[in-house]
RNA sequence: UGAGCUGGCCGGAUGGCCGCGUCGAGGGUUCACCCUCGCCGAGGAACGUCCGGGCUCCACAGAGCAGGGUGGUGGGUAACGCCCACCCGGGGUGACCCGCGGGCUAGUGCAACAGAAAGCAGACCGCCUCUUCGGAGGUAAGGGUGAAACGGUGGUGUAAGAGACCACCAGCGCCCCCGGUGACGGGGGUGGCUCGGUAAACCCCACUCGGAGCAAGACCAGACAGCAGGUGAGUUGCUCGCUCAAUACCUGCGGGUAGGUUGCUAGAUCGCCGUGGCAACGCGGCGGCGAGAUGGAUGGCCAUCCAUGACAGAACCCGGCGUACAGGCCAGCUCAUUCG
Numbered sequence: 001u002g003a004g005c006u007g008g009c010c011g012g013a014u015g016g017c018c019g020c021g022u023c024g025a026g027g028g029u030u031c032a033c034c035c036u037c038g039c040c041g042a043g044g045a046a047c048g049u050c051c052g053g054g055c056u057c058c059a060c061a062g063a064g065c066a067g068g069g070u071g072g073u074g075g076g077u078a079a080c081g082c083c084c085a086c087c088c089g090g091g092g093u094g095a096c097c098c099g100c101g102g103g104c105u106a107g108u109g110c111a112a113c114a115g116a117a118a119g120c121a122g123a124c125c126g127c128c129u130c131u132u133c134g135g136a137g138g139u140a141a142g143g144g145u146g147a148a149a150c151g152g153u154g155g156u157g158u159a160a161g162a163g164a165c166c167a168c169c170a171g172c173g174c175c176c177c178c179g180g181u182g183a184c185g186g187g188g189g190u191g192g193c194u195c196g197g198u199a200a201a202c203c204c205c206a207c208u209c210g211g212a213g214c215a216a217g218a219c220c221a222g223a224c225a226g227c228a229g230g231u232g233a234g235u236u237g238c239u240c241g242c243u244c245a246a247u248a249c250c251u252g253c254g255g256g257u258a259g260g261u262u263g264c265u266a267g268a269u270c271g272c273c274g275u276g277g278c279a280a281c282g283c284g285g286c287g288g289c290g291a292g293a294u295g296g297a298u299g300g301c302c303a304u305c306c307a308u309g310a311c312a313g314a315a316c317c318c319g320g321c322g323u324a325c326a327g328g329c330c331a332g333c334u335c336a337u338u339c340g
Stems, first nucleotide, its partner, number of pairs: 001336010012305007020041002023038006043311001047322002050320005055213004062240004067209005072086005087101001088099004102204002107202002109198002124143002126139005151169006170194001172191008217262004226253006232244003269288008
C1' cells in the first nucleotide's frame, strides 16, 4: 500500500421562533376549564410478537394419563430455545466462520432416478473350469450405475479369484494406563476381520412445561326489566383432588350503560470507579432519575456546519432472538507485496 476477519460505537449537531402531552408552582374563574412560568418528553431496533421471566386471577399450581419443548460438556442468569468458555465435526493459506451436535449392536419403517443388486445378500458385462456348444459350475480382481455398492495399498496364494492368509493403514467393540471437573484427548493390549445410511421417520432415553392474560385484576359513580332453559361453577384435552356455591353459576332472548380512578412506571435500572473471573457475569462504593398517553403528545419553519440525513415510532414492564437500516467512527488481528 492492497485485500480481508472480529468486536464495539454513532444514527445529524447547535441556536432562534411557533406549537403539542404529563407533572409541579402561581394566578383567574361561570367550578369546569383557562392563562403564565418551569422540568421532562421514543429507539437501536420502540418493529415482528418467536422464546423466557416478573406482575395479576384461578389451590403462591397438587397427582396420574395424554400432549408439547429442549438435546456435546462445564459455567452464567430471575429464566430461556439466550450468552460465555471448551470439546468434536466441517470450511478457509490465515485472522476466523458454520453445525437442525443424545440414541439406528431396543424395535419398526424409508431410500426417487439410474443400476444386475439398496440391506442381505445377490451377480449385468467380464474372468476361470467343464461341455452333448443348448448350457452348467466357480469367482467378485477389473468395467459400468448411483448421494450411498459390504474396508484401502502391497504381497502370498489360485484354474480364475477372494481377509482365504500375511504386513502396514483406516474404522468398530472390549480391557488397561495417563491427562482433564467434564465432553474428550493420548498411549498400549485384544477380538472378529468390516458389522452401511436415515431419528427436522415413528420410536427410545434424559431433563423440562398448570391455564389465561393489563380488554389481567381492583375500586368508585350512574342506568336498566325481566323472561325461558340448565345444575354445578372456578377459562386446563381427560380423570382425580382442592376451593366456592342455590340470594350462586352457565346458556339464550330482551333491556340498560359504555363514565372516572387505580394497575402505570424507580427498575433482575443506568453511568463511573474498584474488585473476583479467560469470558459470559458476580460483588462493593459513589452518583443520576431518562415518556406514561387513553381519540391517544413528542411536530413545523429559519440559519450555520465539505452533511441533503436511512430503517422506523412507546401503550404493563424487563431479558433475549430474529428482521430492517443512508452514511460514518474507533480498536485489535490476518494474508499478500514493497522498503529498512
The RNA shown here (Bacterial RNase P class A) has 340 nucleotides and comes from a Ruaniaceae bacterium. It matches the Rfam family "Bacterial RNase P class A". By type it is a ribozyme. The RNAcentral record of the sequence draws on ENA. A source record names the gene rnpB. The model forms 95% of the base pairs in the Rfam consensus. The coordinates come from a structure-prediction model, not an experiment, and the mean pLDDT is 76. The source organism's lineage runs through Bacteria, Bacillati, Actinomycetota, Micrococcales and Ruaniaceae.